[in-house]
RNA sequence: GCCGCCAGACGGCCGCGUCCGGCGCAAGCCGGCCGAGGAAAGUCCGGGCUCCACAGGGCACAGUGACUGGUAAAUCCAGCCGUCUCCAGUUGCAGGGGGAUAGGGACAGUACAACAGAAAGCGAACCGCCUGCGCCGGGCAACCGGCGUCGGUAAGGGUGAAAAGGCGGGGUAAGAGCCCACCGCUCCCUCCGCAAGGCGGGAGGCAUUGCAAACCCCACUGGGAGCAAGCCCAGACCGUGGCGAGGUGCUGCCCGCACCAUUCGAGCCGCGAGUAGGGCGCAUGAGGGCCGGCCGCAAGGCCGGCAUCGAGAGAAAUGGCCGUCCUCGACAGGACCCGGCUUAUCGGCGGCCUCU
Repeated sequence: GCCGCCAGACGGCCGCGUCCGGCGCAAGCCGGCCGAGGAAAGUCCGGGCUCCACAGGGCACAGUGACUGGUAAAUCCAGCCGUCUCCAGUUGCAGGGGGAUAGGGACAGUACAACAGAAAGCGAACCGCCUGCGCCGGGCAACCGGCGUCGGUAAGGGUGAAAAGGCGGGGUAAGAGCCCACCGCUCCCUCCGCAAGGCGGGAGGCAUUGCAAACCCCACUGGGAGCAAGCCCAGACCGUGGCGAGGUGCUGCCCGCACCAUUCGAGCCGCGAGUAGGGCGCAUGAGGGCCGGCCGCAAGGCCGGCAUCGAGAGAAAUGGCCGUCCUCGACAGGACCCGGCUUAUCGGCGGCCUCU
């Protein structure tokens, strides 16, 4: 450094929650089993599941951006390619090992590039270098020097994170891909590779920066909402259909009395919708563990055997005290589920590799 595992241990007492059993009219009581994580977190990405929507096309919005594979899928994982970088090595390369990488496009357009600097992009003369001209000085003269000026020049100095392909030679008044060799770049061809791409060969002198996790352009992808999803049962109330003239109380029956109803319909039967309430979704699954075999560089996949699975409750329980011991104990908690990523975390154990 990478990978895997653990997350104080044991005992006692008290407490909390679901479920089961018993008791109780009930409230509840008693007993028993079980009761968070490696991240349960952030909700960043992907999927399962559920409901809604869905002719076709376009705009907008969002995401992704080398290639191949893995997977249910992914922005995840593995391998590989390119670029950058470190180590070792070499005279110097090359070949070797490790790390990082959002890695399409910068002649479609826009923005930005602080400070410094003359100049930071329709393209730069501050110093320097050079031709000409003017003046001054020296010299017999050729010419030399100084100052000024019109120009040329991107070799050199200087500024900067970045200065107009690099480096060497030729060339030139001085210079310059102006010309040439090598390297770099772009294009074409052959061969190799599934591909990204690579080896080799040839051609082109190749001014026109950087930045797109800035806007933007290009290509591809993407319907929306989420378990408070949603499905089922269903009091009351409401709506509606049918039957329908009595109904209720004093009062068990008759009479009587009172009230309600008989157009706006008491009562009974049914239907619809659906609140309270109840049930399902809801945990046996892309399950996980060990062993063996096969395929693959790996991620991973296939097959067989053995044993195994115990929160899922409602605004929601899993805590506290004491004793002993030790290395003195972190971050933190389910709320439909799963695969990833990221973030938080006292420490400890095991395996492999590397350095001193």
This is a predicted structure of a 356-nucleotide RNA (Bacterial RNase P class A) from a Planctomycetota bacterium. NCBI's taxonomy places the organism under Bacteria, Pseudomonadati, Planctomycetota. Its mean pLDDT, the model's own confidence on a scale to 100, is 77. It matches the Rfam family "Bacterial RNase P class A". The family's RNA type in Rfam is ribozyme. Rfam's curators write: Ribonuclease P (RNase P) is a ubiquitous endoribonuclease, found in archaea, bacteria and eukarya as well as chloroplasts and mitochondria.